Transfer RNA from Seinonella peptonophila, 73 nucleotides, folded computationally. The RNAcentral record of the sequence draws on ENA and Rfam. Its Rfam family is "tRNA". It is annotated as a transfer RNA. The prediction has a mean pLDDT of 83.
């Protein structure tokens, strides 16, 4: 240079056949407990890697792109 997978919340990772962005661990308040830890409640937290397109509408389709990994020359 090619080819294929991946890229989503602070971590790990669902969402696949366009229409609600979510789980579990963490983190914040609260309760509970003398106190801590389990536990039990509420909750903040995400330009879906970017960048354009298709469409009424995109995490999802299309193109180029970044990067990470595997193969292959």
């Nucleotide at each position: 240079g090619g080819a294929c997978a991946g890229u989503u919340a602070g971590c790990u990772c669902a969402g696949c056949c366009g229409g609600g962005a979510g789980a579990g661990c963490g983190c914040u308040u609260c309760c509970c407990c003398g106190a801590c830890a389990c536990g039990g409640a509420a909750g903040a937290g995400g330009u879906c890697g970017c960048u354009g397109g298709u469409u009424c509408g995109a995490u999802c389709c299309c193109a180029g792109u970044a990067c990470u990994g595997u193969c292959c020359a």